Context: one part of a larger RNA
Order: sequence, then structure tokens, then C1' cells
RNA sequence: AGCGUUGGCGGCGGGGUUUAGACAUGCAAGUCGAGCGGAAAGGUCCCUUCGGGGAUACUCGAGCGGCGAACGGGAGAGUAAUACUUGGACAACCUACCUCGGAGUCGGGAAUAGCCACUGGAAACGGUGGGUAAUGCCCGAUAGUCCGGAUUGGCUGAUGGCCGAUCCGGUAAAGGUGAUUCCGCUUCGGGACGGGUCCAAGGCCCAUUAGCUUGUUGGUGAGGUAACGGCUCACCAAGGCGACGAUGGGUAGCGGGCCUGAGAGGGUGAUCCGCCUCACUGGGACUGAGACACUGCCCAGACUCCUACGGGAGGCUGCAGUCACGAAUCAUUGGCAAUGCACGCAAGUGUGACCAUGCCACGCCGCGUGGACGAUGAAGGCCUUCGGGUUGUAAAGUCCUGUCAGGGGUGAGGAAACGUACCGGUUUACCGGUGCCUGACGUUAGCCCCAGAGGAAGUCACGGCUAACUCCGUGCCAGCAGCCGCGGUAAGACGGAGGUGGCAAACGCUGUUC
Repeated sequence: AGCGUUGGCGGCGGGGUUUAGACAUGCAAGUCGAGCGGAAAGGUCCCUUCGGGGAUACUCGAGCGGCGAACGGGAGAGUAAUACUUGGACAACCUACCUCGGAGUCGGGAAUAGCCACUGGAAACGGUGGGUAAUGCCCGAUAGUCCGGAUUGGCUGAUGGCCGAUCCGGUAAAGGUGAUUCCGCUUCGGGACGGGUCCAAGGCCCAUUAGCUUGUUGGUGAGGUAACGGCUCACCAAGGCGACGAUGGGUAGCGGGCCUGAGAGGGUGAUCCGCCUCACUGGGACUGAGACACUGCCCAGACUCCUACGGGAGGCUGCAGUCACGAAUCAUUGGCAAUGCACGCAAGUGUGACCAUGCCACGCCGCGUGGACGAUGAAGGCCUUCGGGUUGUAAAGUCCUGUCAGGGGUGAGGAAACGUACCGGUUUACCGGUGCCUGACGUUAGCCCCAGAGGAAGUCACGGCUAACUCCGUGCCAGCAGCCGCGGUAAGACGGAGGUGGCAAACGCUGUUC
């Protein structure tokens, strides 16, 4: 974990192990008007023939543009090594945003969406023409410690690539706002963060898999990459791996850890964290600092859906939820209040990340189901040698207590910021202080009061192992059983009853591991 019986409360956790099966529906990635032209809708103002029209930019649909969408979230199919872990190397590399430092931000141009007109299509989606903006695109100028080439000095174990010097050639920019400011932009160098590549060692089974390999192994040259490299290609050589197990087959994500154990070891890889891999199946590139990209694009395939039959749409291994499968695993909940992330000067917006609540004894832990007194040892049950014994202080009864659950009240902390008002400090923008504002959970936790033993105990076993025994029924039947074994007429072993023992909101069985 599942199943059976039973079930009062709370805290903290956990919850599709099987079909990487198929998915209805909703949500899960947006944001910026302080980049741009603008105005679909709402607000405000004006006009009105009451149909509507105009202005504004409080605001902002759609569009261009920027940043993000490569994070976060899910899963373990594949992978036995292009992975992971540990330790090294890069003089063979990249890194948007952030940060430090140097320098710069000049002049011009052509388009295009939105929009308007016409128009195709059932739809998805378009087409033609006109005209327009930018932090979109292009051209020119200027510049270096940048890039390319040439010459040269030094360092190093080592390469044209490390650190320098000289010459030639080449490549920049964007503006916005309330404008001495702030936010941006370009270029170069450093840092940080994140990645890429290489080397070594380590960790499964099968030899009833013994040979494997032709871009294969190496070289020269070229291409390609951020970068080394047969990574790719042309030519040349014939190598390379293997009983220290190559190749092949099976199985499997790896680690921190977790379980067990005195340890050594064995087993395992759920939840949480790191890395890897995948995103209907297979393949491919585009964009970009970063992808060969879960909710981007293209092609092919299977499947599902729409269609006017011409053609189109889709991908829950995101959060919930449905069907199927299965012994088996939950709500189509609330909130962005907190933490974090994206965007934004900010206010803020978004966020099924997250924070919460709900369901399930699934686990661990805590608490309760009352306490004290109470013997003609009541009644009833069971046993009996019929005297009695036992259930048993157990009940009743008396006196108390008040946890939890119930009702009422009170009431933190999670909240501090941002912003705003005022005050102060050298500054309209900065800094400090004070007040105000912000809580999904929440009928919160905690505390106080009320009432009242009231609402709260089961389950398994009792032949030996093993703690706990009698009666009745049954008669090798019905049945029990982990092992030994019980049952054929007095069964402590089957079934029931009384009693007893164990554990207890659980108890027992089954499965798995040590």
C1' cells in the first nucleotide's frame, strides 16, 4: 500500500505504483500608452434634426514595436552512456537581463501593419489598390584597447589563438517624460549568473551473445560550429576495439537520499532537492543571448472533430475533471493577502507557480471516550461436585471534574512594503521619520464564559511455537491451518456462547524489502 471489521477530535505530512491509454469543459503567459500611428468600447465635455456628430486622453479593443514566452509546472517513455556522481581541464568556448569601468549617442532615407476603398471564401483565412508612424528597417559620418590582414617583442609544458608594439582596412547608436534629471540606446573591457566542450574514475544481468568496425582508426587540406573534434567532405594510409568481456541481447532515468542492519552489507530511487531526457508518433529547421522549443512553425503518419465536399481544426506526461484499465489513489474549490517570477519609471497587471481550504485513519504524533468512593459482592449471563464459583467495584448509587465535540463572547500573528499626507535632512524626482491604506485562509489560532457524564471502542487471538479455558453443537462431515498439525461421539485446534489475553481509533490478513 490493498482488502475485511470498526471508527470521536486535532497537528504535520502523503495521495493514478496499472494504459508515456484516449480526452468533453474551464483556467494554466503575459505585460508596457513614459516606444508608435491612433480611438473599437466605456467615462467626461460640447453640439444635435434625438438618428447621431465632434472634442479630450481619464482610459484603451485591435495593430506595429520592445521584453518575456527557453523560466516556472508535469512525466520517466527512451537512455547501460552523447546520461549521472566525484575530481580535474578549456592557451578550444558562449552568456539577454544585472553590476563596475572607458568612450559615444551626428546627418539622412525608403517602406509597412493598423486605417480607407474594392474584392475571394461555408469557414479557417485571405487578395489588390491607396495612404501613414516609431526605441521597426536601411544608408552615410565619426571611433577604439573591438574585428580582419601584415610586421614584430615577450610569456608558456604546448597550438596562428596568452600579454604587448607599429601599419593598412572594416563595423555603432534611439529615443521617451512634466527634460541641469531619470529611464533608455551604441561600442569596448572586467565581474556575476547560467550554460557548452574535453579527460579520468565509479555504479545492473546474460558467454546458452566471441569476435566487432569502413567515416570505421589515423593523417593532410577544406567546410561547419560560440568552440575542439570524422562533426561533415575530398584525398592518402590500414588501422581501431576485444576474456581487465568488445559486439549483441535483457533490464533500467542517475545522484543527494530513503528502508533495513551492531556494522560491513543488502534493498530502493514515492514525497523534497540537483542533473538528464521526453511533450500524440517520426523528422526538420526558423526566430532568438538562449530552443531544434509541453499550451510556436513546417512536413509525414495514426486518431478525433467541423464542412456548403472545394477545404479546414486539434494534441491535459500543466491544475481540476471524464472514460478506460486496475486490488488501488481526491475538488471541474478560494485567493493573488504572503513568497517568488514576467512586464512596467511607477501605480499596477498576469501567474492552477504558490499560498490556502475540501475529500481519504494512507502514514506518524498527540488527546479523549471520564475521576474518586461504592458489597445484602444486586439482577442477568456462564459454569457447577448444586455447597457455590465467576463476570465484579464492574453496574446501580453518592460526590466531583470539564479535555474534545456544541453554543456565545473576545481576539493575535502571518503586513511589511509600495503608494499617499505631513515633518525633517544639502536637491521638484533622493534619503529618514510619523500617520493612513492592503488578509484568500477566517465563523482563524489562542483566551474567557455557558451547559452537561452527557455525543465518542473496537478488533484479533486463546493446542505448541505464543500471553490467554470452559460449556454446548458437529462427528474425517462442516470446517481450521504460518509450521507442526486438528476433526472418524465427551474436540482447550471446527462453529456458537461465557470467560480470558493482546493491541487500541484502530485491529487483523495479504503483498514487498531488510
RNAcentral holds the full RNA, with entries from SILVA. This is a predicted structure of a 514-nucleotide part of an RNA (small-subunit ribosomal RNA, 5' domain) from a metagenome. Its mean pLDDT, the model's own confidence on a scale to 100, is 86.